[in-house]
Parts: sequence; C1' cells; structure tokens
RNA sequence: GGAGUAGGCUAGAUGAUCGCUGGUCGCCCGUUCCGGGCGGCGAGAGGAAAGUCCGAGCUCCACAGGGCAGGGUGCUGGGUAACACCCAGUGGGGGUGACCCUAAGGAAAGUGCCACAGAGAAUAGACCGCCAGGGCGGCGGACGUCGCCCUGGUAAGGGUGAAACGGUGAGGUAAGAGCUCACCAGUUCCGAUGGUGACAUCGGAAGCUAGGUAAACCCCACCCGGAGCAAGACCAAAUAGGAGAGCGUUAGAGGGUGGCCCGUCUGAAGCUCUCGGGUAGGUCGCUAAAGGCCGCAGGUAACUGUGGUUUUAGAGGAAUGAUCAUCACCGGAGUCAUCCGGGACAGAACUCGGCUUAUGGCCUACUCCGAUA
RNA sequence: AGGCCAGUAGCUCUAACGGUUAGAGCACCGGACUCCAAAUCCGGGUGAUGGGGGUUCGAAUCCCUCCUGGCCUGCCA
Repeated sequence: GGAGUAGGCUAGAUGAUCGCUGGUCGCCCGUUCCGGGCGGCGAGAGGAAAGUCCGAGCUCCACAGGGCAGGGUGCUGGGUAACACCCAGUGGGGGUGACCCUAAGGAAAGUGCCACAGAGAAUAGACCGCCAGGGCGGCGGACGUCGCCCUGGUAAGGGUGAAACGGUGAGGUAAGAGCUCACCAGUUCCGAUGGUGACAUCGGAAGCUAGGUAAACCCCACCCGGAGCAAGACCAAAUAGGAGAGCGUUAGAGGGUGGCCCGUCUGAAGCUCUCGGGUAGGUCGCUAAAGGCCGCAGGUAACUGUGGUUUUAGAGGAAUGAUCAUCACCGGAGUCAUCCGGGACAGAACUCGGCUUAUGGCCUACUCCGAUA
Repeated sequence: AGGCCAGUAGCUCUAACGGUUAGAGCACCGGACUCCAAAUCCGGGUGAUGGGGGUUCGAAUCCCUCCUGGCCUGCCA
C1' cells in the first nucleotide's frame, strides 16, 4: 500500500428571528359547566420511530376447565416477564487466515418418493466381463484349444448415475464373494475416565456394514383459550327499532370472540343471516416505564443485585419546520490569508423486549498478500 | 391496528405429487403474396417464474426473508 474479519461510537453544536402542536400561569371575552383570544414560561421523533416477523404487559370475553383437531418449537447449559431472542459451549460445515454459518430430535416405528441415464435405485441387479457344464463347427493323431449358441454360478473388474449395498491386503475358490483372517473406517452395545450436560478420550464385544429424503406424510418431547387501544369505559347524536328467509318456544334454539365434542353458566323467548335505514361527534384509556445514565458487587458472558442521579412528545386529514450568523466535520481549489460546495436512511400514534431490512460518517483490534529497511 | 390474497413472455392464462430444454392464445419480429397495406401462409419464444438466501441429486412448486399490488373491518337498530 492492497484485500478482508470482528467490535464500538455517532447521527452536527450554540444563538437569534418567524411559525406549528401539547402543557402551565396571568389577563380579557361570551359566561352555568365549558369554550375562545392575547401574552409569559418551559417541552416537542429514531437508531432504526419502518416491516409487522416473533415475544410480553394491558383490556375485554362469567371461569379460562377436559379431549380432539390445528399451530409452533426442536444439540446442551444458562439469561429473561417472555420469546423463534441473547450469552457460553458441544457436534457438523466453510475459509490460507482473522473468523463465519448451522430449522442440529427420530430414516436399525411405519408409509411414500428417488426423473433422465443405466442390466439393476432398495429385503437390488447379470449388459460387457470372469468361471463351470452341455451342444455345433474349425484346427490338431485323441486328451486339448478357438469361435458361436444354451443352461447355471459369480457383485472382484468395466460402464451408467446425485446415489450401485464398507476399504486395502492375504487366504480361499472352478471363478468369486466378510466366505474367513489382519489392519483401517463406521454403527450398535458394554465398561472406565473427564464434564452439570450436549459430548470427548480410551478399552472391549458383535462381521453388524444399516442409501438419501422428515423445510414429504408421520412418530416422539415440550408449549399454545380467543381477540386486539378500531381492546375497552362513559356521554351525546340519529331512526323506517322497517322488510324477507331460516331455526326455535320445556323433548329448550341460540349465546358466552377462529373449528368440533364434553363439562359448566346463561337463556321461560327469541336468535341468526340477507336487504334496506341511521350515525360516524366528544371525554377517558394516554404515557413514569420489565425506563435511561453513572458507580460498586456477583458472574467467562448474556444478565442480576444494590446505591446515587435523571426524565411532562402525546397528534387525530394528524405538530415537531424555515431562514440567518458563528463554530465543528467531509470534499475541492489556493497566492496558505482564505474561498466554494456538501451532510444519508428516514417521521412517533397504547407501551415495552427482540429480530429483520434501509442508511452517512468516525474509531479500535486482528488476519492475509505485496514492497522497502 | 389486525386479518386475507396475489405476483410466470408485452397482455391473458397452463404447467398433478419437486423431474429432463416451463408451454398455449393474442401481440411482436422476419420472409412470402401485393403497386402499397390488411387478411392469409411459412418461420422465430422474445422469460434468469417479483428480488435474495436455504433444503434437496434436482425448486415456478417446499422453507425463511425482503419488495410490490389488491381486498376486508366500527357503532345503533
């Protein structure tokens, strides 16, 4: 100098002027609440406010019960209110490396699928090859040998494929084959050691060699009641409380916030659907919360405990803006005085914890390559 | 705020359970015919199946994520 890996920080600052949205105080006006105007003071977007992909708080459904169905999660240990998130590890995979990725239970429970090619694709398979027997023909004096055909044996070799039912060597055999043996690889079982555990290392036994796919059905373990601030509460307004169809009135419909059954509650008469009609105003919920920052302690860490300190955004066709000055940052020019230009992604809507995606700039540590000393 | 659906050629649609090089009609392009055009005849897919990643031997199809577009919703009675 080039190429990368991991982590962190930041999201311009101050002042002035003019506005916008809440709050609060004072004055004035209509004046019963309440509303309006003016002035002062103080406040007013984010690291992702986004996507709405997960998890919760909160609210309502009488209780939130049982079973089925359905959905989700899936190595181990820990963190947390909870999670599909985070931390630490184990196994596997990738990279020269720093380091990164991992939906990672079960395929020796069952079922399904494995195109094309290939002889054969899953309790496999004989196309070529190898070997044995028989037949016919050629050569040879017969045994023999060569060619063709038939029957059978054979998974060592060739070839096909993403994948062909362990590998190497020896024995064995007509030729072969875990058929047998030695070594190696794997699997299962047993034992020892280390570890909380996933698992690792070592030793032994069994010829056991078992294909892949569960982001195919499925099996196993665990978790899940539903809806969502348009939750929900109150006030006000409005009327055609209309029409039709279906079900039902003690043998009981229906309802109790996705489906079915049971239980239970309610229901002594209405309920559901369709069409038509009306109204779409106000107040609360509503912002102080599993909150932020700093110190100490525990823990490898995520995180927890404790002490101190600090914090009024709450709109509703929806505020949070614009201009100027000075300084800071980046880029360019330069007579080194200075001048010119630039600033990304994006905007709260009940609130939090994560994930994912978009995005400007700066810093730190580490790795590989090249050059020079 | 919540829920649901769709995305394949320029347009409209196929493609069973994952299987060879994803097809069809219209449109378009080239040629023939014609004085020129239309019609007709002959020939030609012009596409990384919305983007990216994963599972698999193999993905339009299965899974995850992102993007784009569309639809539904309250109260009274």
Predicted 3D model of RNase P RNA and transfer RNA as a complex of 450 nucleotides. Rfam match: Bacterial RNase P class A. Gene Ontology terms of the family: dimeric ribonuclease P complex, tRNA processing and ribonuclease P activity.